This is a predicted structure of a 113-nucleotide RNA (Glycine riboswitch aptamer) from Burkholderiales bacterium PBB1. Lineage of the source: Bacteria > Pseudomonadati > Pseudomonadota > Betaproteobacteria > Burkholderiales. The sequence is in RNAcentral, with records from Rfam. It matches the Rfam family "Glycine riboswitch aptamer". Gene Ontology term of the family: glycine biosynthetic process.

RNA sequence: UUCCGCUUGCUAGGAGAGUGUUCGACAGUUCACCACUGUCGGGCCGCCGAAGGCGCACAGCGGGCUUGUAAAAGGCCGCUCCAACGCUCAGGCAAAAGGACUGGCAACACGCC
Numbered sequence: 001u002u003c004c005g006c007u008u009g010c011u012a013g014g015a016g017a018g019u020g021u022u023c024g025a026c027a028g029u030u031c032a033c034c035a036c037u038g039u040c041g042g043g044c045c046g047c048c049g050a051a052g053g054c055g056c057a058c059a060g061c062g063g064g065c066u067u068g069u070a071a072a073a074g075g076c077c078g079c080u081c082c083a084a085c086g087c088u089c090a091g092g093c094a095a096a097a098g099g100a101c102u103g104g105c106a107a108c109a110c111g112c113c
Stems, first nucleotide, its partner, number of pairs: 001111001007107007018045001020044009046093003052089001053087003059080005065074003
């Protein structure tokens, strides 16, 4: 003492899918009940993928098998192993909240001298 990257904070943007149905409790409403509205908690069916999570390619490493004079080649097993791909556990399916990821402003710290 600066750029980029990592990490963190603030800020802006940020998709998808039923305001499904049914039961119960509480509250509002009513003289009261029913109905209606709201909140919360269950059941059932249908869906979404961009919190998180799980799974895999190529490749690498190890092992052994077949062919071959050999060099090698082929494929098999195991481990490691990417994603915005797949799964749909979790989460979500009006708004709000959340939201991978991206931009901006900073901090931190690596590095350099």